[in-house]
Molecule: Bacterial large signal recognition particle RNA
RNA sequence: CCGUGCUCCACGGGGACAUUGCGGAUCCCUUGACCCGAACGCAUAGCGGGGUGCAGAGCCUAUUGUGAGGCCUGUAUGAAUACGGCAGACUUUAUAUAUAUUGUUGAUAGCGCAGGUAUUUAUGGCAUAGUCCAUCGAACCGUGUCAGGACGGGAACGUAGCAGCACUAAGGUGUAAACUAUGGGUGUAUUUAUUUUCGAAGUAGGUAUAUAUAACGAAAACUGUAUUUGUAUUUGCCGAUAGAUAGUGGCACGG
Numbered sequence: 001c002c003g004u005g006c007u008c009c010a011c012g013g014g015g016a017c018a019u020u021g022c023g024g025a026u027c028c029c030u031u032g033a034c035c036c037g038a039a040c041g042c043a044u045a046g047c048g049g050g051g052u053g054c055a056g057a058g059c060c061u062a063u064u065g066u067g068a069g070g071c072c073u074g075u076a077u078g079a080a081u082a083c084g085g086c087a088g089a090c091u092u093u094a095u096a097u098a099u100a101u102u103g104u105u106g107a108u109a110g111c112g113c114a115g116g117u118a119u120u121u122a123u124g125g126c127a128u129a130g131u132c133c134a135u136c137g138a139a140c141c142g143u144g145u146c147a148g149g150a151c152g153g154g155a156a157c158g159u160a161g162c163a164g165c166a167c168u169a170a171g172g173u174g175u176a177a178a179c180u181a182u183g184g185g186u187g188u189a190u191u192u193a194u195u196u197u198c199g200a201a202g203u204a205g206g207u208a209u210a211u212a213u214a215a216c217g218a219a220a221a222c223u224g225u226a227u228u229u230g231u232a233u234u235u236g237c238c239g240a241u242a243g244a245u246a247g248u249g250g251c252a253c254g255g
Base pairs, nucleotide, nucleotide: 001255002254003253004252005251006250009053010052011051012030013029014028015027016026020043021042022041023040034050035049036048037047060247061246062245063244064243069238070237071236074233075232076231077230078229079228080227081226082225083224084223085222090217092215093214094213095212096211097210098209099208100207101206102205111199112198114196115195116194117193118192121189122188123187124186126183127182128181129180130179131178133174134173135172136171142167143166144165145164150159151158152157
């Protein structure tokens, strides 16, 4: 140095939760991670049985390094919920006062004709998509029939099956009518509200702003705090797996 047989040893590891701590169990990450069993066990921390591999290093140890994933600190930002702030502020109505303006050349309120806008419902039109319908549509890996040939058999015959032909799937194309859905600066009718011009009747007030009093109502947006959750970034910690370097590397027999 080579071969053979044994044995040590190996046949996973990590994060979270939980615990005084470790292991098992649960969830998650990595991954080529042998099978079975009992309980929850143990106190530097798993046990029992079987199987496989084996001193080759791919095992083990140390250093370095990659970094899945997890936890923690802080910041920014989105969402939800709760309690607050803005705020009994404000809106509307009535009365009073002040100012301005309008009205017998006819105001306000109510009524009528004709329009505008919004809303409810119904029914059309148009557009788009789909359904339905028609048609095309598979070298083998779809279906049927399968010439030739193949396989099995003594034969009868059986089996699989290429090409061809036919049919269909996904899919493609077309589509007068029909059905469904969606959409609009869409038509008509209808309901309600508001508004403009004009008209008739009637006759004396009406409107705006500011202040005060009274009554009814009093939300949203925004914003503060707290909780939950998502995203981005950041601090620290643990860290599988790949990689690099170095070291350890048993016993016996034979050549």